[in-house]
RNA sequence: GCGCGACAAGGGCAAACCGGCCGCGAGGCCGGGGCGCAAAGCCACGGGCCCCCUGCGGGCCGCCGGGUUACCGAA
Numbered sequence: 001g002c003g004c005g006a007c008a009a010g011g012g013c014a015a016a017c018c019g020g021c022c023g024c025g026a027g028g029c030c031g032g033g034g035c036g037c038a039a040a041g042c043c044a045c046g047g048g049c050c051c052c053c054u055g056c057g058g059g060c061c062g063c064c065g066g067g068u069u070a071c072c073g074a075a
Stems, first nucleotide, its partner, number of pairs: 004073002012037002017032006035062001041068003045065003048060004052055001
């Protein structure tokens, strides 16, 4: 360095639900809240699902795959 992921260390993110705001909507943001996650960081590239004003339109990366970046360091 790569692979890998422990009853390690420091931590991180944050489901459902509730409140507020934005959006026709899927959904997004903020706060609370923790189901979980070793990429549950990021990307809409492929598959899939969802929405609408049905299009060279939009949404979901915590559905699967892929790409890319990253803390730690046992076996």
c-di-GMP-I riboswitch aptamer from a Planctomycetota bacterium, 75 nucleotides, folded computationally. The sequence was found by an Rfam model in a public genome assembly. The organism belongs to Planctomycetota, within Bacteria. Of the family's consensus pairs, 94% are formed in the model. Its mean pLDDT, the model's own confidence on a scale to 100, is 90.